A computed fold for a 350-nucleotide part of an RNA from Erythroxylum rotundifolium, annotated as small-subunit ribosomal RNA, central domain.
Its Rfam family is "Bacterial small subunit ribosomal RNA". Gene Ontology terms of the family: ribosome and structural constituent of ribosome.
Its mean pLDDT, the model's own confidence on a scale to 100, is 84.
Taxonomically the source falls in Erythroxylum (Eukaryota, Viridiplantae, Mesangiospermae, fabids).

Context: one part of a larger RNA
RNA sequence: UUGGGCAUAAAGUGUCUGUAGGUGGCUUUUUAAGUCAACAGUCAAAUCCCAAGGCCCAAACCUAGAGAGGCAGAGGAAAUUGCCAAGUUGGAGUGUGGUAAGGGUAGAGAAAAUUUUCAGUGGAGUGGUGAAAUGCAUAAAGAUCAAAAAGAACACCAAUAGCAAAAGCACUCUACUAGACUGACAUUGACACUGAUAGAUGAAAGCUAGUGGAGCGAAUGGGAUUAGGUACCUCAGUAUCGUAGCCAUAAACAAUGGAUACUAGGAACUGUAAGUAUUGAUCCCGUGCAGUGCUAUAGCUAAAUCGUUAAGUAUCAUGCCUGGGAAGUAUGUUCGCAUGAAUGGAACUC
Numbered sequence: 001u002u003g004g005g006c007a008u009a010a011a012g013u014g015u016c017u018g019u020a021g022g023u024g025g026c027u028u029u030u031u032a033a034g035u036c037a038a039c040a041g042u043c044a045a046a047u048c049c050c051a052a053g054g055c056c057c058a059a060a061c062c063u064a065g066a067g068a069g070g071c072a073g074a075g076g077a078a079a080u081u082g083c084c085a086a087g088u089u090g091g092a093g094u095g096u097g098g099u100a101a102g103g104g105u106a107g108a109g110a111a112a113a114u115u116u117u118c119a120g121u122g123g124a125g126u127g128g129u130g131a132a133a134u135g136c137a138u139a140a141a142g143a144u145c146a147a148a149a150a151g152a153a154c155a156c157c158a159a160u161a162g163c164a165a166a167a168g169c170a171c172u173c174u175a176c177u178a179g180a181c182u183g184a185c186a187u188u189g190a191c192a193c194u195g196a197u198a199g200a201u202g203a204a205a206g207c208u209a210g211u212g213g214a215g216c217g218a219a220u221g222g223g224a225u226u227a228g229g230u231a232c233c234u235c236a237g238u239a240u241c242g243u244a245g246c247c248a249u250a251a252a253c254a255a256u257g258g259a260u261a262c263u264a265g266g267a268a269c270u271g272u273a274a275g276u277a278u279u280g281a282u283c284c285c286g287u288g289c290a291g292u293g294c295u296a297u298a299g300c301u302a303a304a305u306c307g308u309u310a311a312g313u314a315u316c317a318u319g320c321c322u323g324g325g326a327a328g329u330a331u332g333u334u335c336g337c338a339u340g341a342a343u344g345g346a347a348c349u350c
Base pairs, nucleotide, nucleotide: 003322004321005320006319008303012318014201015200016199017198021194022193023192025088026087027086028085031082033081034080035077036076039073041071042070043069049065051063053061091191092188093187094186095185096183097182098181099180103177104176105175106174107173108172109171114150115149116148117147120144121143125136126135162169163168206246207245208244209243220236221235222234223233258316259315260314261313262312265295266294268292269291270290271289272288273287275285299306323350324349325348332343333342334341335340
C1' cells in the first nucleotide's frame, strides 16, 4: 500500500455552524464526457504461453501462432452516471393555529438556615473525639431571647421526569430571546447530506485586574494517632464566590461521530392531535406523530451483551487505528501573561 477495523482489544475530533470538495428524490427530453460492443492501427526483437521441427532424448535451439491489457482513431448504442431543458412533491424549507419545558440573557423580590454585631436573662463551663488535646470562656463563653447586617446556596415538590449542540440548566416573578414537537391547509420546488482548512462554544482546576468574603475548605499552622505520619481524626485557616478578560483541557462517557432507508413483538412514562367515552372533565380506553427508559425475536458479536434510540441489513461523505515500551517524550513550529495546549518523531529495547 491493499485489506481489515474503531462500546469493552489500537482507533469517533468535547460539541456545533459551515467554505472548498465528495455524494445526492421522482418523471420526461437533449447530448454522448464517463460507460458498453464491434472495427481497423500501434505497443521492436528476445522472454512468457502454445503448436510443429531438427540435434538418439532432454535442456538449450529453430519456425509459425495466439490471448489479456494500454494508447490514440473513425463510425455506432443510450439502460445507467454526468450535461441541457421542462415538470413533479414524498426529501428540505417558509407562512399559519396550538402546546410543553430546571433552554439562554438581564432585572426585581421572598422564605428557611448559618455566621457575626449589638441589647437583655443567666453564671461555669463549652467544644470536640474511638479516647483525648490544641481551641473558646469570669475581660462573662456555651445556652436562651428581641433587633440588625452579610454572603452563598435554593428544603419539600423531585421522578427511571423535562430542556439544551455539547459543556450544562432547578426558590418566585417580569422583560427580551433561541430551539423543539404537533394539527390542518397554503406556498417554494431538491433549495439536500457530510464536511479538510476555518469560525463559534466549551465542566472543574488555574492565571490577570479591581471588588466581595457567611459557611465549607486545597495550601499552610497547631493538637492527636503512629516506630515514623509531609495522611486518615481534630482546632484554626488562604485560594475557592460574583464581574471583566484569558486558559481550551476531563473517565468532555452511552468509553458507541453525523445523515437516510429498511427489518417481529410486549408492558411503561413524557409531550401532543383527532377519536371513543362521560352530566362534565386535563381521568379511562384504543390510534397517529415526536421523545425517554425497560424487556425481547430475527440477525450480529470473541463473549458478556446489542437488539426500530442497533453494536442488525445497506448507502453517502468525514475523523481516527495498524505489536508493547521509549512517548504523548525530544526537536521545530503555532497559540498562551504564565501553568501549559496543539501538532508530533527517532535511536534503542522486548